[in-house]
RNA sequence: CUAUCUCUCGCAGGAGAGUUUCUAUUUUUAAGAAAAUGGAACACCGAAGGCGCAAAUCCGCUUGGAAACGCUCAGGUAUCAGGACUGCAAUAGAUGA
Numbered sequence: 001c002u003a004u005c006u007c008u009c010g011c012a013g014g015a016g017a018g019u020u021u022c023u024a025u026u027u028u029u030a031a032g033a034a035a036a037u038g039g040a041a042c043a044c045c046g047a048a049g050g051c052g053c054a055a056a057u058c059c060g061c062u063u064g065g066a067a068a069c070g071c072u073c074a075g076g077u078a079u080c081a082g083g084a085c086u087g088c089a090a091u092a093g094a095u096g097a
Stems, first nucleotide, its partner, number of pairs: 002096005008090001010088004018042001020041009043077003049073001050071003057066003
């Protein structure tokens, strides 16, 4: 000097599924009622994390392993937020030339 990978940080993008029912509190309202925040029930979703290879897929080809596959424990189901992952930039580190 340059390439690849990893951690951290910043910017941009980033899916699915309930504005369900009941109920508690608070606020607003003359009242009816409405809104917000929780809890429970049922239904549903997979892309934090977690678990499993039973099916299919991929890597090995022996039984093993992996995931964006499966489960849905956790999480989530208007917006916001969160969000695997992708791109760019920066810092630090490792490896190679």
A computed fold for a 97-nucleotide RNA from Cocleimonas sp., annotated as Glycine riboswitch aptamer. Rfam family: Glycine riboswitch aptamer. Gene Ontology term of the family: glycine biosynthetic process. Rfam describes the family as follows. This family represents the bacterial glycine riboswitch. Its mean pLDDT, the model's own confidence on a scale to 100, is 78.